[in-house]
RNA sequence: CUCGAUAAAGGCAAACCAUUCGCAAGGGUGGCAACGCAAAGCUACGGGUCGGAUCGCGACGCGAUGCGACAGCCGGGCUGCCGAAA
Repeated sequence: CUCGAUAAAGGCAAACCAUUCGCAAGGGUGGCAACGCAAAGCUACGGGUCGGAUCGCGACGCGAUGCGACAGCCGGGCUGCCGAAA
């Protein structure tokens, strides 16, 4: 360094509820709790998903453009605790 243990010390926190911000996706805070996580720390760079807006299309949905959300969807980048086996 790879790797990730029925190890140790710690860490994070899904769902649900309240409140708040947002048209929405979704975010913040608090409560309760423990679905999970070895980067579930940070980052929208590539892909993806989702939501508004505008436009187009024999058209009840699909496409395009642009804006936004998701880092707990998959990759990439940056940083990082511990140390059994191999």